[in-house]
Context: one part of a larger RNA
Parts: sequence; C1' cells; structure tokens
RNA sequence: CGCAGGAAGCCUGAGGGAAUUCCCCCUUAGUACGCAAGGACCAGGGGGAACGCGGCUACGGUGGUCCGGUUGUCACGCCAGUGGCAUCGCCGGAAAGCCGCCCGCGGUUCGGAUAAACGCUGAGAGCAUCUAAGCGCGAAGCCGUUCCCAACAAUAGGCUUCCCACUCCGCAAGGGGGUAAGGGCACGGGCAAGUCACCCGUUUGAUGGACGACCGGUGCAGGCGCGGCGACGCGCAGAGCCAGGUCGCUCCAAUAGCCCGAGGA
Repeated sequence: CGCAGGAAGCCUGAGGGAAUUCCCCCUUAGUACGCAAGGACCAGGGGGAACGCGGCUACGGUGGUCCGGUUGUCACGCCAGUGGCAUCGCCGGAAAGCCGCCCGCGGUUCGGAUAAACGCUGAGAGCAUCUAAGCGCGAAGCCGUUCCCAACAAUAGGCUUCCCACUCCGCAAGGGGGUAAGGGCACGGGCAAGUCACCCGUUUGAUGGACGACCGGUGCAGGCGCGGCGACGCGCAGAGCCAGGUCGCUCCAAUAGCCCGAGGA
C1' cells in the first nucleotide's frame, strides 16, 4: 500500500516447514530348530547414545569491582584508616542474568495407498497359472496422524463486538474541514528488544528510582577495651558493607499535551 466504510478481538487453514534415528540388556527360552556346535521368530519389560525443544529449584561454570584476604609502590603531613597503579595486580568466595557438564520433555501409536515378496479367484490354452478382467496382504520408505508458521491464500476468507451516516465546494466523479469508535506521538518502563517491533504503565498510578523490611552474598568492619615484648589474638558482634531478588512505601520522576482517524463506487 492492497483486501470497495472505519475499527478492536478471536479464528479457519490453501500452502509451507520441523520431526521421523540407533544401540544394549532381561523375560519368553537354552524353548522352536539342529547330530552337534549353536540358537531364534512372535510377544512383553528395562536401560542408554546422539539429536531436537524447553528450563535454571538443585549440581557446575561465568559473574571486570558485590564482600573479603594479600604483595610491591605512590599519595592523603605522620600513626591508624583509606585511595591510585601493577592483566580485575594476585588470590578466596559470590546474588541476578546468561549458560552446560545440569534438569525436564520428544521420536510413540494408528489409519490410507504402495515396493519387492507372498497369495485368492481365473481364463486365453477343458489342464496348469498371483494377471490378462477382478480381489487381498505386504516396508525404517510415501500420504496423513504430532508440532510450528501461515489470508498479499490478489479466488486477498470467517465469527463476535464497537463507531456512526456530519459539514463546505462541485452537476457528478471527486476534493477540503472538524470529529466518532479506535490508533499513534510523547512520557515511566519490561520476564520484550537491541534503529524497529512486541508487551505493561502514565496520578482514578506501585511503571522506574530513592527509602524501609526481609531474603540473598561476603565473613566479624571502623573504633574502643582486654591480653601479648611483638606479629597478633579475644570481646562489644553473624559485625560492617553490598551488584541482586521479593514485599512495602507516593519522597522523586511517569508532566503538559499534540496528531491521525468513517460518511460507505
């Protein structure tokens, strides 16, 4: 932009795509079969591999500054305490998120038409013959059954609901204007994204931040006291600090508003 008024929501499914895998063990059964060696069909049960989809409670990674330890050096006048630089200086942990080495799920089944193969009936050819007419059965393969996309499927689909038939110019076709339902911009944002789109919120408000509480992380802060010659230890003290999560709370910011949008050939 189209889909012969304008919208919102929910569908249909022409058509397209994905998937389709394999192995081992047990029972049947040391049975059928076979002189023996060996060793099944059918049927039932269990485990696994790779692959695919999804997830982060647990396990395990990462987590560039969340906490702590520590070396060298420089600075803050000195002590103490901090900060800078040295690969994040190095090291020990680690919330969320993202991940896999982790967790969950999937391949089933059934139907249809068939291949090779195996058959029924059966003539030509009084017999025989699965084939010539006709009818069966038969694969991990084919078409469905499962999952995903999908009405620009231009044969442009369906259902429900909402908005109404304004006004000016024009003979008309058509054009202009302000609106309706509705939509967009703007603004605060997000389990969404990374120009965009999608989704939520905008004071009739918990959308983000701040703050508070709790959870969670680190692991006992500074200071003071006590002990020790001292390094240091102990006590106040699961302390102090804190990226994150959940709830609460109108303190801050979601303001002010603007625009588009039918009149039905």
The part of an RNA shown here (large-subunit ribosomal RNA, domain VI) has 265 nucleotides and comes from a Bacilli bacterium. Its mean pLDDT, the model's own confidence on a scale to 100, is 90. The RNAcentral record of the full RNA draws on ENA. Taxonomically the source falls in Bacilli (Bacteria, Bacillati, Bacillota).